Context: one part of a larger RNA
């Protein structure tokens, strides 16, 4: 000097991104307990009071001796003073600083956001709001199911049978989940249009008997090309479907102060965001703006609504309970600090 404990005058979060660490508090038994609740809960809420040792007297219970009492006369059975053992009350002494004398053993409250909860996770820098859940929806499968491995054989699915399986979203519970099918996927349909192999074989080419004086014409079989034409699913084409994938307008004008616009025009568009929420885990300007709390308050809370860029199973608003989760504020307690001091115990160095 580091480090691990320990103890502090007064203060008591002024520390500090933040109360991080420490502190506090704990046990049993009484009394007592709010708001809201899915009536279970919240709750050990909160908050008090008591606790050691002797002595005495109560009362409970258990055993069970004498003493009574029954009969079936027994190593019987009921009731029991006693006597032991055991819970407990009250009263009154008494020790210490201190009685749950050590250890072990919740700090408490209120708001808000997320997630409904137990539960799972990045062995080894994340434990969470992330994954999962019960619980909704939706799509696919009629059994040799669909769905998975696989070459095949075979297996799983299942020794199951639609209240079953398999995939996807959503994410308890409560009120709800609006509009748009033009695009992209998806599901059905078949007039017609377009269309591969293939059929089909006009037509045409090369080489040859043969003809021609020659230029050349050229059956027939070989060999190349090869139109029409016929030819399926697919695409286009009609429908359908958003808890598929996704979307959910702009400009003007207008009411008797002014300010707004229930109202009117017009353009566009599949439709132009609906109930709910709203400076939000989402608001750029923004420390928006009023209201609260504080002497002071970029955060919080509760309201506006001008949603830069919420929004309804990529769900939307609530919500008791939970949570080692995030934000903020009380009370209590405190070396976190103001200001730092000493002691123990390790470790180093110095120095004898």
């Nucleotide at each position: 000097u580091c480090g691990u404990g320990g103890u502090u005058a007064a203060g008591g979060a002024a520390c500090u991104c933040g109360g991080c660490a420490a502190c506090u508090u704990a046990u049993c038994a009484c009394c007592g307990u709010a708001a809201c609740u899915u009536c279970g809960g919240g709750a050990a809420a909160a908050g008090g009071u008591g606790a050691g040792c002797c002595u005495g007297a109560g009362a409970g219970a258990g055993u069970g001796u004498a003493a009574g009492g029954a009969c079936u006369u027994g190593a019987u059975c009921c009731c029991c003073a006693a006597g032991c053992u055991u819970u407990u009350u009250c009263a009154g002494g008494u020790c210490g600083c201190a009685g749950a004398g050590a250890a072990a053993u919740g700090g408490g409250a209120g708001u808000a956001g997320c997630g409904a909860c137990u539960g799972u996770u990045u062995a080894u820098c994340a434990a969470a709001a992330a994954c999962a859940c019960a619980g909704g929806c939706a799509u696919g499968u009629g059994c040799a199911a669909a769905g998975u491995c696989u070459c095949a054989a075979g297996a799983c699915g299942a020794c199951g049978u639609a209240u079953a399986c398999a995939u996807g979203c959503u994410g308890a519970c409560g009120c709800c989940u609006g509009c748009c099918c033009g695009g992209u996927g998806c599901u059905g349909g078949a007039a017609g249009g377009u269309u591969a192999a293939g059929a089909g074989g006009a037509u045409u080419u090369g080489u040859c008997a043969g003809c021609g004086c020659a230029a050349g014409c050229g059956a027939a079989g070989c060999a190349g090309a090869g139109a029409a034409u016929c030819g399926a699913a697919g695409c286009c084409c009609c429908a359908g479907u958003a808890a598929a994938c996704g979307g959910c307008g702009g400009c003007c004008g207008u009411a008797a102060c002014u300010a707004u616009a229930a109202c009117g025009g017009u353009c566009c568009u599949a439709a132009g965001g609906u109930a709910g929420c709203g400076a939000a885990a989402u608001u750029c300007c923004u420390u928006g703006u009023c209201g609260g709390g504080u002497a002071a308050g970029u955060u919080c809370c509760g309201a506006c609504c001008u949603g830069c860029a919420c929004g309804a199973a990529u769900g939307g608003c609530g919500u008791a309970a939970c949570g080692a989760c995030u934000u903020c504020u009380c009370c209590g307690g405190u070396g976190u600090c103001u200001c730092a001091a000493c002691c123990a115990c390790a470790u180093g160095c110095c120095u004898c």
Description
A computed fold for a 352-nucleotide part of an RNA from a Verrucomicrobiia bacterium, annotated as large-subunit ribosomal RNA, domain IV. Its Rfam family is "Bacterial large subunit ribosomal RNA". Its family is annotated with ribosome and structural constituent of ribosome in the Gene Ontology. The coordinates come from a structure-prediction model, not an experiment, and the mean pLDDT is 87. NCBI's taxonomy places the organism under Bacteria, Pseudomonadati, Verrucomicrobiota, Verrucomicrobiia.